Predicted 3D model of RNase P RNA and transfer RNA as a complex of 415 nucleotides. Its mean pLDDT, the model's own confidence on a scale to 100, is 79. It holds a member of the Rfam family "Bacterial RNase P class A".
[in-house]
RNA sequence: AGAGUUGGUCGGACAGUCGCUGUGCAAUCGCAUAGAGGAAAGUCCGGGCUCCGCAGGGCAAGGUGCCAGGUAACGCCUGGAGGGUGUGAGCCCAUGGCAAGUGCCACAGAAAAAAUACCGCCUCACUUAGAGGUAAGGGUGAAAAGGCGUGGUAAGAGCACACCGCAUCAAUGGUAACAUUGGUGGCAUGGUAAACCCCACCUGGAGCAAGGUUAAAUAGGAGAGCAUUGAGCAUUGCCCGUGCUAGUCUCUCGGGUAAACCGCAAGAGGUAUAUGGCAACAUAUAUCCCAGAUGGAUGACUGUCUAAACAGAACCCGGCUUAUAGACCAACUCACCCC
RNA sequence: GGGGCCGUAGCUCAGUUGGGAGAGCGCAGCGUUCGCAAUGCUGAGGUCGUGGGUUCGACCCCCAUCGGCUCCACCA
Numbered sequence: 001a002g003a004g005u006u007g008g009u010c011g012g013a014c015a016g017u018c019g020c021u022g023u024g025c026a027a028u029c030g031c032a033u034a035g036a037g038g039a040a041a042g043u044c045c046g047g048g049c050u051c052c053g054c055a056g057g058g059c060a061a062g063g064u065g066c067c068a069g070g071u072a073a074c075g076c077c078u079g080g081a082g083g084g085u086g087u088g089a090g091c092c093c094a095u096g097g098c099a100a101g102u103g104c105c106a107c108a109g110a111a112a113a114a115a116u117a118c119c120g121c122c123u124c125a126c127u128u129a130g131a132g133g134u135a136a137g138g139g140u141g142a143a144a145a146g147g148c149g150u151g152g153u154a155a156g157a158g159c160a161c162a163c164c165g166c167a168u169c170a171a172u173g174g175u176a177a178c179a180u181u182g183g184u185g186g187c188a189u190g191g192u193a194a195a196c197c198c199c200a201c202c203u204g205g206a207g208c209a210a211g212g213u214u215a216a217a218u219a220g221g222a223g224a225g226c227a228u229u230g231a232g233c234a235u236u237g238c239c240c241g242u243g244c245u246a247g248u249c250u251c252u253c254g255g256g257u258a259a260a261c262c263g264c265a266a267g268a269g270g271u272a273u274a275u276g277g278c279a280a281c282a283u284a285u286a287u288c289c290c291a292g293a294u295g296g297a298u299g300a301c302u303g304u305c306u307a308a309a310c311a312g313a314a315c316c317c318g319g320c321u322u323a324u325a326g327a328c329c330a331a332c333u334c335a336c337c338c339c
Numbered sequence: 340g341g342g343g344c345c346g347u348a349g350c351u352c353a354g355u356u357g358g359g360a361g362a363g364c365g366c367a368g369c370g371u372u373c374g375c376a377a378u379g380c381u382g383a384g385g386u387c388g389u390g391g392g393u394u395c396g397a398c399c400c401c402c403a404u405c406g407g408c409u410c411c412a413c414c415a
Stems, first nucleotide, its partner, number of pairs: 002334009012305007020035006037310001041321002044319005049207004056240004061203005066080005081095001082093004096198002101196002103192003118138002120134005146164002149161003165187001166185008211262004221253005226247001231245004255414003269288008340411007349364004358395001366382005388404005
C1' cells in the first nucleotide's frame, strides 16, 4: 500500500443582520438565557400513567418456544450449546414435540408409509402364458423403507460381521442446554407443526382526542330499550359470578361550543470515578438540570471553508425494524511485496 | 397523536384443507349491415403493491416495507 470483518464516535463549522417559542427580570414594546434526532419515522413489541359496574373462576382466542443470566418488563440484551455458511476475522438460525392423535404430500411413479412389484435377477415350468422368491441394479419423483464394504446365497436381503449413522443404558465433565467414552440393539423412527394439534410459560379492556377542574352556548329536544327473576342492560367472544333496573339511566339521532388551566417534563435521567461480574448489568459517591407548543417555535439571508446524507418532538420511557452522503477511531482477518 | 381496514387485467371485483391465475365491462381483429349501433366468433392484456423467509411447491402461511381509505374532541 490492497481486500475485508466487528464495535464505536461525529454527521456541517465560524462570523454578521433580521425573526419565532419557552422561562426569568421594575421589564413596559427592552435585556438576559435555553431551544430536535440517531433515528424524533414505522407503530412492530414491552412498561409507567389514567379511566372502566375491582378485573374472581372455567372455556375459547392470541402470543412466545435450545440453556443460563440481565431487566420495571419484553418477542429485547449478554454469555454459552447445537446446526448451517465463509480460506479467515466472523456472520446467520420461529432451534420444544411428527417415538400422543389427525390431516396433507399435486403431476410422475409399481408403490408417498406397517403398502407394493413396471423393467430386471433367480427357481419351477419351459413354446408362450403362468406360479413362487427377491429389493442388490434400472426407471419416476422434492422425497423411495439406514449408508458403504466384505462374507453369504439359486438370486438376494442387517441374513452375519467391520466402520459410520440412529435408538437405548451407564459412567465422567458441566448449574443447564449438551459433550466425551464404553456397553447393548439389528434398524424400529420418510417429510411437513410460519398444517390442525399436544406440552410449558405469558396476556382483563381501552387509550393523553386517556382523564380531571372551570367557563361559554343551545330546543334541558326526539326515538328506541329496561321486572310474574330461566328477563333486560354493562368498555372481554361464551358461561358462572358481580353491579344496576324507572333513573339528572343506557344507546341512536338532533342541538351547542371550537375557550382556559392541570395531566406536561426531576426522570426505571445524564456525566465522571470506584467496586463486583467474561459480559449484559448492578451498587456506591460526587456533580448537572438539559425543548415543551395547541394553527402548533427551533428559521431566513450574506461571507469563508472542494461538498453537506436520511430526515422535524406533541404524555413519557426501554427495545426492535427501516432510511442515512460523507468523515474519523479501535481491535482483528486474508493475500502479496520488502527488510 | 391514537385505533381499524384494504391493495389481483385499463375499471369493478371473485379466488381457502397451499399444486389450473379467473369473471363482467372495456380494447383489438373477423363476420353481419348500404353505413353505424346492437349481436355472433376469435384474441391480446397480470413482476397478484414491493422485498425476504417457511415449504418439493406461495395470491394463500410468517416477517419487514410502500401506498390508499376510514373512525376517535368537549358540553347539556